About this RNA
The prediction has a mean pLDDT of 77. This is a predicted complex of two RNAs, RNase P RNA and transfer RNA, with 448 nucleotides together. It holds a member of the Rfam family "Bacterial RNase P class A". It is annotated as a ribozyme.
[in-house]
């Protein structure tokens, strides 16, 4: 230098002037969602999707089967987890490196369209080879045809898949039928790992298609439901009609499948129509598995231990407007300078992860290749 | 902000692992003087997009986009 793979950082910066919101303070009139002034703080990697786990609230307690749901090498992180990290099998690539829903198909039950003879306890279209009627022919050794009956999975030939692969004995032709190597299985030992699984070596012709993101087995794991949760005020009603089940032999209700336990429980419960209030109303609301720095264990993910920080909580819903100056990219140039543009997008209980979008800047690490020296 | 369903021809739908259908609509003929009705023929598709399993995807799964609907409280 060229290709090329893998991580990670940013996601414009300072000033000046005029606004918006949150909280703390002072002053002032003397009370109000009052006026004035001072100082802090105010998006983001993903605040998005709502796909997963979690906290925190409710539901009495979070019981116990079914039913449904999700996850699937192994060891480990983690509060958790379908996340991450390492590792081992697979499969990709010349190599860095990547992708992997990777438990059973030797437990059943389904499917495997067309094509093909057969699509799963196998099967006869062609071929090959025995046997038997009949016909030809013929140099009397026998060759050849139809038709029927049998054998045969080696050959063709169909498909996405065809019932291990070579060779050699065997046979009428053949056929793991028998052997010798190979490749798989499944049993058993040996040695190495915490496992997953890796090296080896015996035996057994054992050769069992494929699909579980088809039912389904198996193992683990889950009560529901969501800050519109839930606590509290304040306002307002025709405090109204109908149906249904019910009055302890017990209706309905404990937040949306079902049974059973358990509490609750009674003149009421649900449902439906009609009606009424929905208030810049209060907390819940932001300190938090929290940021940063450093040391310390760990291969890693992630943990401890010291320090230092407080970093948005609105409610029609703030975080913006403009000016200068820098700096980037791109166009013009008289080289003095001018003129454009700059993604994706935006908090609403709160974390942890995934997964989508995204202009464009920069930085490491590694691999191949080609030139120098 | 939380929940939830849906997406297949111009519209409204079916088809849930091996030929993309159906009704309306459309187009062309024939009928008719002309239309309209009626007859016979055809044309029409990234099955929303994107990757995965399978021999084989609309169909199974994963991720997206897009579109639709539902909530509080008092009697």
């Nucleotide at each position: 230098g060229g290709a090329g793979u893998c991580g990670g950082u940013c996601g414009g910066g300072u000033g000046g002037u005029c606004g918006c919101u949150c909280c703390c303070c002072c002053g002032c009139c003397a009370u109000g969602a009052g006026c004035g002034g001072g100082g802090g703080g105010g998006a983001g990697g993903a605040a998005a999707g709502u796909c997963c786990g979690a906290g925190c609230u409710c539901c009495g307690c979070a019981g116990g089967g079914c039913a449904g749901g999700a996850u699937g090498g192994u060891c480990g992180c983690u509060a958790a987890c379908g996340g991450c990290g390492a590792c081992u099998g697979g499969g990709g690539g010349a190599g860095a490196c990547c992708c992997u829903a990777a438990g059973g198909a030797a437990a059943g039950u389904g499917c495997c369209a067309c094509a093909g003879a057969a699509a799963a306890u196998a099967a006869a279209c062609c071929g090959c080879c025995c046997c038997g009627u009949c016909c030809g022919g013929g140099u009397c050794a026998c060759c050849g045809g139809c038709c029927g009956g049998g054998g045969u999975a080696a050959g063709g030939g169909u498909g996405a898949a065809a019932c291990g692969g070579u060779g050699a004995g065997g046979u009428a032709a053949g056929a793991g039928c028998u052997c010798a190597c190979c490749a798989g299985u499944u049993u058993u030992c040996c040695g190495g790992g915490u496992g997953a699984c890796c090296g080896g070596a015996a035996a057994a012709g054992c050769u069992c298609g494929g699909u579980a993101a088809a039912c389904c087995c198996c193992a683990u794991c889950c009560g529901g439901a969501g800050c519109a949760a839930g606590a509290c005020c304040a306002a307002a009603u025709a405090g109204g009609a109908g149906a249904a089940c019910g009055c302890c032999u017990g209706a309905a209700g404990g937040u949306g499948g079902c049974c059973c336990g358990c509490c609750u429980g009674a003149a009421g419960u649900u449902c439906u129509c009609g009606g009424g209030u929905a208030g810049u109303g209060u907390c819940g609301c932001u300190u938090g598995a929290g940021g940063c720095g450093g040391c310390a264990g760990g291969c890693a993910a992630c943990u401890g231990c010291c320090g230092u920080c407080c970093c948005a909580g609105a409610g029609g819903a703030a975080u913006g407007a403009u000016c200068a100056c820098c700096g980037c990219u791109c166009c013009c140039u008289u080289c003095g300078g001018g003129g454009a543009g700059a993604a994706c997008a935006g908090a609403a209980c709160u974390c942890g992860g995934c997964u989508u979008a995204c202009a464009g800047a920069c930085c490491g690490g590694c691999u191949c290749c080609g030139g120098u020296g | 902000a939380g929940g939830c369903a849906c997406g297949u021809a111009g519209c409204u739908c079916a088809g849930g692992g091996g030929g993309a259908g159906a009704g309306c609509g459309c187009c062309a003929u024939c009928c008719u003087g002309a239309c309209g009705c009626g007859g016979u023929g055809g044309a029409u598709g990234u099955c929303c997009a994107g990757g995965g399993u399978u021999c084989a995807a609309a169909u199974c799964c994963c991720u997206g986009c897009g579109u639709g609907c539902c909530u509080a409280c008092c009697a």